[in-house]
RNA sequence: GGCGGCAGGCUUAACACAUGCAAGUCGAACGCCCCGCAAGGGGAGUGGCAGACGGGUGAGUAACGCGUGGGAACGUACCCUUCGCUUCGGAAUAGCCCCGGGAAACUGGGUGUAAUACCGGAUACGCCGUAUUGGGAAAGAUUUAUCGGCGAAGGAUCGGCCCGCGUUGGAUUAGCUAGUUGGUGGGGUAAUGGCCUACCAAGGCGACGAUCCAUAGCUGGUCUGAGAGGAUGAUCAGCCACAUUGGGACUGAGACACGGCCCAAACUCCUACGGGAGGCAGCAGUGGGGAAUCUUGGACAAUGGGGGCAACCCUGAUCCAGCCAUGCCGCGUGAGUGAAGAAGGCCUUAGGGUUGUAAAACUCUUUCGCCGGUGAAGAUAAUGACGGUAACCGGGGGAGAAGCCCCGGCUAACUUCGUGCCAGCAGCCGCGGUAAUACGAAGGGGGCUAGCGUUGUUCGGAAUUACUGGGCGUAAAGCGCACGUAGGCGGAUCUGUAAGUAGGGGGUGAAAGCCCCGGGCUCAACCCGGGAACUGCCUUCUAGACUGCUGAUCUGGAGGUCAGGAGAGGCGAGCGGAAUUCCGAGUGUAGAGGUGAAAUUCGUAGAUAUUCGGAGGAACACCAGUGGCGAAGGCGGCUCGCUGGACUGAUACUGACGCUGAGGUGCGAAAGCGUGGGGAGCAAACAGGAUUAGAUACCCUGGUAGUCCACGCCCUAAACGAUGGGUGCUAGUUGUCGGCAAGUUUACUUGUCGGUGACGCAGCUAACGCAUUAAGCACUCCGCCUGGGGAGUACGGCCGCAAGGUUAAAACUCAAAGAAAUUGACGGGGGCCCGCACGAGCGGUGGAGCAUGUGGUUUAAUUCGAAGCAACGCGCAGAACCUUACCCACGUUUGACAUCCGGUGCUACCUGGAGAGAUCCAGGGUCCUUCGGGCGCCGAGACAGGUGCUGCAUGGCUGUCGUCAGCUCGUGUCGUGAGAUGUUGGGUUAAGUCCCGCAACGAGCGCAACCCUCGCUUCUAGUUGCCAUCAUUCAGUUGGGCACUCUAGAGGAACUGCCGGUGCUAAGCCGGAGGAAGGUGGGGAUGACGUCAAGUCCUCAUGGCCCUUACGCGUGGGGCUACACACGUGCUACAAUGGCGGUGACAGAGGGAUAAUCCCUUAAAAGCCGUCUCAGUUCGGAUUGUCCUCUGCAACUCGAGGGCAUGAAGUUGGAAUCGCUAGUAAUCGCGGAUCAGCAUGCCGCGGUGAAUACGUUCCCGGGCCUUGUACACACCGCCCGUCACAUCAUGGGAGUUGGUUCUACCUGAAGGCGUUGCGCCAACCGCAAGGGGGCAGGCGACCACGGUAGGGUCAGCGACUGGGAUGAAGUCGUAACAAGGUA
Repeated sequence: GGCGGCAGGCUUAACACAUGCAAGUCGAACGCCCCGCAAGGGGAGUGGCAGACGGGUGAGUAACGCGUGGGAACGUACCCUUCGCUUCGGAAUAGCCCCGGGAAACUGGGUGUAAUACCGGAUACGCCGUAUUGGGAAAGAUUUAUCGGCGAAGGAUCGGCCCGCGUUGGAUUAGCUAGUUGGUGGGGUAAUGGCCUACCAAGGCGACGAUCCAUAGCUGGUCUGAGAGGAUGAUCAGCCACAUUGGGACUGAGACACGGCCCAAACUCCUACGGGAGGCAGCAGUGGGGAAUCUUGGACAAUGGGGGCAACCCUGAUCCAGCCAUGCCGCGUGAGUGAAGAAGGCCUUAGGGUUGUAAAACUCUUUCGCCGGUGAAGAUAAUGACGGUAACCGGGGGAGAAGCCCCGGCUAACUUCGUGCCAGCAGCCGCGGUAAUACGAAGGGGGCUAGCGUUGUUCGGAAUUACUGGGCGUAAAGCGCACGUAGGCGGAUCUGUAAGUAGGGGGUGAAAGCCCCGGGCUCAACCCGGGAACUGCCUUCUAGACUGCUGAUCUGGAGGUCAGGAGAGGCGAGCGGAAUUCCGAGUGUAGAGGUGAAAUUCGUAGAUAUUCGGAGGAACACCAGUGGCGAAGGCGGCUCGCUGGACUGAUACUGACGCUGAGGUGCGAAAGCGUGGGGAGCAAACAGGAUUAGAUACCCUGGUAGUCCACGCCCUAAACGAUGGGUGCUAGUUGUCGGCAAGUUUACUUGUCGGUGACGCAGCUAACGCAUUAAGCACUCCGCCUGGGGAGUACGGCCGCAAGGUUAAAACUCAAAGAAAUUGACGGGGGCCCGCACGAGCGGUGGAGCAUGUGGUUUAAUUCGAAGCAACGCGCAGAACCUUACCCACGUUUGACAUCCGGUGCUACCUGGAGAGAUCCAGGGUCCUUCGGGCGCCGAGACAGGUGCUGCAUGGCUGUCGUCAGCUCGUGUCGUGAGAUGUUGGGUUAAGUCCCGCAACGAGCGCAACCCUCGCUUCUAGUUGCCAUCAUUCAGUUGGGCACUCUAGAGGAACUGCCGGUGCUAAGCCGGAGGAAGGUGGGGAUGACGUCAAGUCCUCAUGGCCCUUACGCGUGGGGCUACACACGUGCUACAAUGGCGGUGACAGAGGGAUAAUCCCUUAAAAGCCGUCUCAGUUCGGAUUGUCCUCUGCAACUCGAGGGCAUGAAGUUGGAAUCGCUAGUAAUCGCGGAUCAGCAUGCCGCGGUGAAUACGUUCCCGGGCCUUGUACACACCGCCCGUCACAUCAUGGGAGUUGGUUCUACCUGAAGGCGUUGCGCCAACCGCAAGGGGGCAGGCGACCACGGUAGGGUCAGCGACUGGGAUGAAGUCGUAACAAGGUA
């Protein structure tokens, strides 16, 4: 949430079920009873047929259960065909009646009775048979024609049985089996058969997976997929199994029987307590379970079934209806016109845009639904539940009919507001921490549409289990190596065969479904007809290449024989020298040893050193080599013995004998274990000494197992070429080991076979790389892999003395883990180079006092910012008020300032008063004008204002690496690509500066140069500058002059240009000449791509947020100046290279609005004279007292200066640390900005004027190349383990609970079978007695449930315990990644 059609509808509890219905029928088999005059109808029984079908469910079942194809030893009621028969007798019994028992269900006894019920005889083709013989059938009814009955043969149908093939997972299930396998006899069955039984034999099954465990109905089909496959088995159809659970038989053609029987068990119900009844997995329906699945409907009208001669009866099969958007299909919710682009909403750059022809309005139509009417087919004469349904006709009116999800990418669709890592979203990646297209809302948009979205499930994508169609050097993956069983694969030629293979034919492959072609419902879904297909199985014929099999032959594979030479191949025995250690003796004296440095240790009881002698064990220097041998592990002194393998040459032998190899067997380093030896050196553990924050380590001194031998175990390694074995093929070059041949110059060359290396083509590879010793191209066999962690762990099994090995999971958890290569960054990696980086020097800082800034503390406030370098004399080029942003107090509210509107003409100003002042009160007092307006005031609101926040929203500006030499691009080339090349290399430079080389060639931003200034000079010009010459003056003062100085404009000059050497003939470098200046001449300005979320919202600008009688504005006072302390930057000193006094020459630059004229303006140090004489001083000047000066409304908090007096610390500064390479450091003064006043700061200026640089090992920073990397937020990185806390899953665990299964024994219901049957009995025989036959009952074996005992296995719980995983910032250390600081 409008309608219709067609379909579908308990996936869970095979859980329990109230109620109704779902299987009856036949009087033409029979007797009886009731109603009726009769005809006829009804009823309970006997009897017949049917209740074995139809309908339900999927528990069980891994099986001949199913599918498919075959087979022989069978049955088959009803149906069809054919032949024959249908005869003679008999005895009972139910119903009914009588008498009983019981609550009921039901039931006992007795009299009598019928049949198509039952029994006997006769006959019979055929059947069995010992082949004479034996046993063995029948039914009638009504009526004149049928329906029946029996036997036999055949058919049809349906069923039973057997076989081949196919049919889930687990080997952490490897052995299973006693009726088990077979035979014989017997029994049993419809029938074969160990189906059953007795005896005999000892078999049968299994790695081609038996047995066991788990799971499961199977199929046609369905979903998906290109297919191959994978998943599935609802509806419909075929088969099977089951009917509360278990067992059993009876009847019957058929059952071991859903709506039959018996027994046992559980449950429910009734009961008079004695006893009985029941089985929805039929249709409806109820409860329960569950996420979840319908009406206690109508009809037998159709189709079909049962019975009946039939009429007919029954039928929850079926046909219909009802409920449910559960699915599929169809239709509708209106159509046309309609711009003032309405209103409203939303956004906005405020113009507009959008919703949007959408609406309104006008015109038109009526599908569906509604109302009324007509009214089917389905049925052949009749019979219609559906149903007055479908359909048709008429009426009315735009009327009754739209939602859901989404809008960051994947993925179609964007804005605003709210929120602020909150709330929330999320399929994956990921969004959200104040500008969220990702959350929530709104507007708009996109998609689908009576639906839409979510969740779950399956396939796909996934070549991500790879048959089609993958891999294993380094990503997961080659067994440590060999021998060898089964198996797999296998050389050449010929013959045969026909299993595989190929082709043709036949049978089958149910229907439905899928596909194709038609047709029917208005279309479609749906339905109907036809075809194709069903890829399979069986069978037959043909072919004979290939594979297989048979036979024959061959020599190329493989092996053999003969002859050679090589070798640490293996085992055993013996021998040898060097060295270490120890012992004895000699010489000899104070140390030795060890380390980064030491100490422990040894030594005056004589060490170390040295000489001689001896003992003992282990290992074999040189040779020695990407040399050799071996299957691998591994093997190294020499000799002898035994022994394996390979290679070469020759060959007239064998004749495919080969390759691989699951299981299996053997070998298998080191360490370790057992027993017994041995023990020199070395050396886990251990001890001591060091180192260290610690040091259970690295280093040192000792030292035991062990290392060695024999025997026995262990069985693992980065057992590596991280590369399994074999065969063939596919360019080469070169070295080496072993053998052979040929040629010659006798020392080589050439060729060849086998081994071992390097480089390299094709090819391969993700790349790295491999490349005839393949990781190439093929064939063949084996082993192994399938995301990381958990984990090579747990449990179980096997092996082991143990240690442990081998086989080998899961829960849980993560979105990665990994490989190779690239670019960076980094390294206690390497190479080259540079820099006041070190070194060499000079002077400082760090100690003192003071100044100044900062931290901290304090405070009402001590405003704010700056924070390693790159904050800290920084913003501040100057806080007494102001500044000022802070605090206190007093005021003010359209405002101190801007624009707009209205009104108005005052205000400014002066005087007086109050007040700290702002301000307020009172008085006085001209608005101006070019007439547009200006100025001021008052009023209302828009607005002003904010040094409030965010520099992590920004612009601009700035710092820094760094004036370091780098950073890039186009085209080309290389690479799958990221990227590389260019830009690397050889030289050179201050320089990516230049040269040479080069798959690069060019270009851009940087470097350099161009700009300013200083240094030399020319010209021009000559006042205010200058004065050589002439005159003059106190004085360049004046006349005169412009030579000089200087000034300020234009030029010149320097370019490695010249010479020599060197270098590659280059670039350049070294030396020289000339020159004022020489190799960028000195200085400045100039700062590439970028880094630091660097700094600044308090310069300015600006988004957003916040305040609006205040976070705005005004004023007074205070504060920014505080002071236990800590740090930075400075000044002044500690003194004699000095202090003081006197004297004393020479600047530059700048300022003063203009001024080379006037002023600031005496420069100081230096020099000369004098004094002081090493002291806390005649050093030093802090601090303090007092008196003044200046500026300014005002120097109290809180200015500067001066006089007199006072005279502190300080005697050169620990660890550490800074600046500087020449007109520099050091030292001396001068000026300026700011500024009323205030400088030790800052910015400039000149005077005097050094020392040192061997050099690049080291420290710091930087550049280039290279190397390693587990880093990329890039080493201030990454990252490991214990411990502590929390949560989760899991292993062990004394035990405990339950399921399942096995073995042994006990018990033994019902039942059939066997046996018995003394009790009982109608049919037949018999005159009878009795017989035959039968029944009850008894007994026996079998057997369900049950019980006892003991095992196996699975699951639940479990104190405690083990490890594992995860978690935002916990603790301890630093193991790994760089040489990770001990690879």
Model confidence (mean pLDDT): 85 of 100. Small-subunit ribosomal RNA from a metagenome, 1383 nucleotides, folded computationally. Its Rfam family is "Bacterial small subunit ribosomal RNA". The sequence is in RNAcentral, with records from SILVA.